[in-house]
Context: one part of a larger RNA
């Protein structure tokens, strides 16, 4: 100058306290260690690995292991040689691949040849998800959206450096205001950006219907309108701007009025100098080492789904604020032509059969669901719970044995609210409900989104834990 202190002083943060739901105990899922294993590929590893990479491992994928093949290779550039390309057949095989048969003649042309493809040979390469993230690039986590990091000239010091940036105040903020050997800047703070809370204006079809008028059993169904709702593209609005009161006359804090919103209105994007030689040679790209009849190719079957056992991260539950059964309501935001796929019909059902409409404000997925209303269950291993385990089935796909999802009927397991210990949240938030959407053929409790219902508490900063500023050993 830093960092450290179970040194001090000021300040924060769902950090603790005050609450309110959970984990940890069971069931299952799903990674993960350890086991085993021919192989159960690889990476992550305290916070910041462990429903991570994986936005979807039957086969591919796939990098692993078994066996069976290939050696200029599956892919690039070149040289010679043949053949247009292609395409249909047989033999064998698990297929990869190997032997054979046949059809078939294009495109440009200076008729010599060429240009795609395709087949042989030799070679210069190719190939490598082999290694080393401690050789890197580039991306990323992290502290932390914390309030900081520095520079230019003066200046002060032999110099490291220091001053500026410390101090009084004040903010979410090194955010402004005052002093001030300092005075300006830079990177960050803000703000400009984009959703979303009011209102105007333009625009009215595929959206809307207030008045008028037809029409039906019934529906904006017509006809007509754009007023409302909406939509989507412009505007206004919010700025401590004004009133009072404090303050130092400031910078600001408190109250008020007004207004759809009030001191950053709420949400996002946005990540300063740097820290962990953090993470990533398995996206890619890349030095250097390694391999070249294998560490590269190509193909089937397996495996990554293995189970004595620990350990995360979720689901569902124990029930009565429930749990079954009938009936009845309101939603947002998305996705659809190799697609979503109504109505009608078969099927308890998952589905299936005909297929209308839709490249979508026009059709469909579509049913929102907890809610509300009525029955019935009476504390019980139950009508709670829904694992396990048999049987019938459906649906994808070349194919569900290992190894998919769902449906019926049977079957009914621990589960009686959970040790020490932990975890999230401060408001349309937690809490609880159901919906979509990526990947996807098939396959989501997982992940990224939407909207409904909607709570309690917070005296305070003594303490735990991170952080910042000053100052001290």
């Nucleotide at each position: 100058u830093g960092a450290c202190g179970g040194g001090g002083g000021c300040c924060c943060g769902c950090a603790c306290a005050a609450g309110c739901g959970g984990u940890g105990g069971a069931g299952c899922a799903u990674g993960u260690g350890g086991u085993u294993u021919a192989a159960u590929u690889c990476g992550a590893a305290g916070c910041a690995a462990c429903g991570c990479g994986c936005a979807g491992a039957a086969c591919c994928u796939u990098a692993c292991c078994u066996g069976g093949c290939c050696u200029u290779g599956a892919c690039u550039u070149c040289u010679g040689g043949g053949g247009a390309a292609u395409c249909u057949c047989c033999u064998u095989g698990a297929a990869a691949g190997a032997g054979g048969a046949g059809a078939g003649u294009g495109c440009c042309u200076u008729c010599g040849g060429g240009a795609a493809c395709c087949c042989c040979a030799a070679g210069a390469c190719a190939g490598g998800u082999g290694c080393u993230g401690c050789a890197u690039g580039g991306c990323u986590g992290u502290c932390g959206u914390c309030a900081g990091c520095u520079c230019g000239u003066g200046u002060c010091g032999u110099g490291a450096g220091g001053u500026g940036u410390u101090g009084g105040g004040u903010u979410a903020a090194g955010u402004c205001c005052c002093g001030c050997a300092a005075c300006g800047a830079g990177c960050g703070c803000a703000a400009c950006c984009c959703c979303u809370a009011u209102c105007g204006c333009u625009a009215g079809u595929u959206g809307c219907c207030a008045g008028c008028g037809g029409g039906u059993a019934a529906u904006g169904c017509c006809g007509g309108g754009c007023a409302c709702u909406c939509u989507a593209g412009u505007g206004a609005g919010a700025c401590u701007g004004c009133c009072g009161g404090u303050g130092u006359u400031a910078a600001g804090c408190c109250g008020g009025a007004g207004g759809a919103a009030g001191g950053u209105g709420g949400g996002g994007a946005u990540g300063a100098c740097g820290u962990c030689a953090a993470g990533u040679c398995c996206u890619c790209a890349u030095g250097g080492c390694c391999u070249u009849u294998a560490u590269g190719g190509c193909c089937a079957g397996g495996g990554c789904u293995a189970c004595u056992c620990a350990c995360g991260u979720g689901c569902u539950a124990c029930a009565a604020u429930g749990g079954u059964c009938g009936g009845u309501a309101c939603a947002g935001a998305g996705a659809g032509u190799c697609g979503c796929g109504a109505u009608c019909c078969c099927g308890c059902g998952a589905g299936g059969g005909c297929u209308a409409g839709c490249u979508a404000a026009u059709c469909u997925c579509a049913a929102a669901a907890a809610g509300c209303c009525g029955a019935u269950c009476u504390c019980a291993g139950u009508u709670c719970g829904g694992a396990u385990u048999g049987g019938a089935g459906u649906c994808u796909g070349c194919a569900a044995u290992u190894c998919g999802a769902c449906u019926c009927c049977a079957u009914g397991a621990a589960g009686g609210c959970g040790g020490a210990a932990u975890c999230g949240c401060u408001a349309g938030u937690a809490a609880u409900c159901g919906c979509g959407g990526a990947u996807c053929a098939g396959c989501a409790u997982g992940c990224c989104g939407c909207g409904g219902u909607g709570a309690a508490u917070a005296c305070g900063u003594u303490c735990c834990c991170g952080g910042g500023c000053c100052u001290u050993g």
A computed fold for a 473-nucleotide part of an RNA from a metagenome, annotated as small-subunit ribosomal RNA, 3' major domain.
The prediction has a mean pLDDT of 86.
Its Rfam family is "Bacterial small subunit ribosomal RNA". Its family is annotated with structural constituent of ribosome and ribosome in the Gene Ontology.